[in-house]
RNA sequence: CAAUCCCGCACGGGAGAGUCUUCGCCGGGGCCGGACUGGGGCUGCGGCGGAGCGCCGAAGGGGCAAUUCCUCCCCGGAACCUCUCAGGCGCCCGGACCGUGCGGACCAG
Repeated sequence: CAAUCCCGCACGGGAGAGUCUUCGCCGGGGCCGGACUGGGGCUGCGGCGGAGCGCCGAAGGGGCAAUUCCUCCCCGGAACCUCUCAGGCGCCCGGACCGUGCGGACCAG
């Protein structure tokens, strides 16, 4: 001086699954009734929020029961495997992981 690995930061990329049903509020539309100058009913659209059911998994979390990997086996461990607690299912945000750059620690050389 110092690669790989590890940690942090920045930038970029980054999937999946109902814009289902219902209720409430707000704002427009159409129709009917009605005016003693009143204002209700039906229907549908958009936004926000709640509930129900369905679904997804790549923040996090649980588990090795199956699959795969670490080894030929056992034990054990891990996983983009599995379970869906959490999270998510219009947009935004988030998002494992990947790439580039910078910084840090350790150190083969």